A computed fold for a 90-nucleotide RNA from Aquabacter sp., annotated as Glycine riboswitch aptamer.
Of the family's consensus pairs, 91% are formed in the model.
The organism belongs to Aquabacter, within Bacteria.
RNA sequence: AUGAAUCGAUUGGGAGAGGGCGGGGGGAACUCCGCCGCCGAAGGAGCAACCGCCCCGGAAUCUCUCAGGCAAAAGGACCGAUCGAGCAGG
Numbered sequence: 001a002u003g004a005a006u007c008g009a010u011u012g013g014g015a016g017a018g019g020g021c022g023g024g025g026g027g028a029a030c031u032c033c034g035c036c037g038c039c040g041a042a043g044g045a046g047c048a049a050c051c052g053c054c055c056c057g058g059a060a061u062c063u064c065u066c067a068g069g070c071a072a073a074a075g076g077a078c079c080g081a082u083c084g085a086g087c088a089g090g
Stems, first nucleotide, its partner, number of pairs: 006085008018036001020035006037070003043066001044064003050058003
C1' cells in the first nucleotide's frame, strides 16, 4: 500500500403453483369455516455425497411438505453492488 474468508447495514435482481368450489359475515375491500387440486427458494424435518477434532459431530439447491405459499402486494433460498468492521496472504 492492497486487502481474501467472515459479519453487519443499505440497496438491486429473484422462481414455482387454482384470483378453485361451497357456506357464513360485511356497503365494499375483505375476512372466517369446510372441501379438494397444486408449489418449494422463509422456517422445519429426513437421507446423504463429502468433511472433521472421527465410538461422535457438521452437512445440500436432494427428499418430505409440519409450517409457509398458489392475481397483485408482502415475503422469498440465492446472487450482485456500496459502506463499515474484520483480518488471511504477500